About this RNA
Model confidence (mean pLDDT): 82 of 100. Predicted 3D model of a 143-nucleotide RNA (FMN riboswitch aptamer (RFN element)) from Agilicoccus flavus. The sequence was found by an Rfam model in a public genome assembly. Lineage of the source: Bacteria > Bacillati > Actinomycetes > Micrococcales > Agilicoccus.
RNA sequence: ACGUGCUCCGGGGUCGGUGAAAGUCCGAGCCGGCGGUGACAGUCCGCGACCCGCACAGGCGCGGCCCCUCGGGGCCGAGCGUGGCGGUUGACCUGGUGGAACUCCAGGACCGACGGUGAAAGUCCGGAUGGGAGGCAGCACGC
Numbered sequence: 001a002c003g004u005g006c007u008c009c010g011g012g013g014u015c016g017g018u019g020a021a022a023g024u025c026c027g028a029g030c031c032g033g034c035g036g037u038g039a040c041a042g043u044c045c046g047c048g049a050c051c052c053g054c055a056c057a058g059g060c061g062c063g064g065c066c067c068c069u070c071g072g073g074g075c076c077g078a079g080c081g082u083g084g085c086g087g088u089u090g091a092c093c094u095g096g097u098g099g100a101a102c103u104c105c106a107g108g109a110c111c112g113a114c115g116g117u118g119a120a121a122g123u124c125c126g127g128a129u130g131g132g133a134g135g136c137a138g139c140a141c142g143c
Stems, first nucleotide, its partner, number of pairs: 002142006008135001014028004029123002031112002033047004042110002051087004056083002059080002062077006092108005114126003
């Protein structure tokens, strides 16, 4: 260096107000996965997960029909899981510095799936002791 396997891999613990009741409303806070990008990114380009679909691949058991050497085999139908493919998926401007920055500095903004919850959720509870992009992350074995 290469191969195989295993492990790791998401944050916000708040205060006050109103109210019968709010960690959900109001005021103020707090948080930001992974890769890329002449210079560092929640908001530029892509990926992941969530959600939707498939007439694709293969597996599991179930129902019906047929065949049978009674071991089993074939066809059809609906369902569940895995992989693959596709769809959907929020948000930034100005000034400064500089060779170069929607990435740095200053200032002012904006965004955040789905279900649940005496009252409406990025922050509480849940799917999740799950999944996973990816890694100048780690370890083991082989070569």